The RNA shown here (transfer RNA) has 72 nucleotides and comes from a Bacteroidales bacterium. The prediction has a mean pLDDT of 81. Rfam family: tRNA. From the family's description: Transfer RNA (tRNA) molecules are approximately 80 nucleotides in length. Rfam classes the family as a transfer RNA. Its family is annotated with triplet codon-amino acid adaptor activity in the Gene Ontology. The source organism's lineage runs through Bacteria, Pseudomonadati, Bacteroidota, Bacteroidia and Bacteroidales.

[in-house]
Formats: sequence, structure tokens, C1' cells
RNA sequence: GGCCUAAUAGUUCAAGGGAUAGAACGGAAGUUUCCUAAACUUUAAAUCUAGGUUCGAGUCCUAGUUGGGCUA
Repeated sequence: GGCCUAAUAGUUCAAGGGAUAGAACGGAAGUUUCCUAAACUUUAAAUCUAGGUUCGAGUCCUAGUUGGGCUA
């Protein structure tokens, strides 16, 4: 240099073109307890960037950024 692949809550992962983008752990508040832990209830938090296709894009296409891999 060429090719392949990944990028979604703080973390690890889901999500056939059409839900309010979900789960677990973690965070915050509350109940309980003498206190802590545990348990229970509630709650905040995310689609890498820029374009394109589409009535509609996390999902498809193009370019870029970053990580990983293969190859010369």
C1' cells in the first nucleotide's frame, strides 16, 4: 500500500429497514437495618464523524477517524 472486520449507556453485550434503542453489572434516590452489606422499589445515562439511498436508517451505500486481523 491492498483487503477483511469492529465501533451502540461508565463497562460487557443485544437490537430481521418501521417500538419509547433494551439487558446485565456499575451510578443516584428511597424502603429496610443501630451502622454497613444484602434484598426490594424508583431513576439518570448511549447509536464514532460527514454525506447518500429510502415515506422511514443503529441496520443499506460512499468517504473519513480509531482499534483488530490477513497479505505484499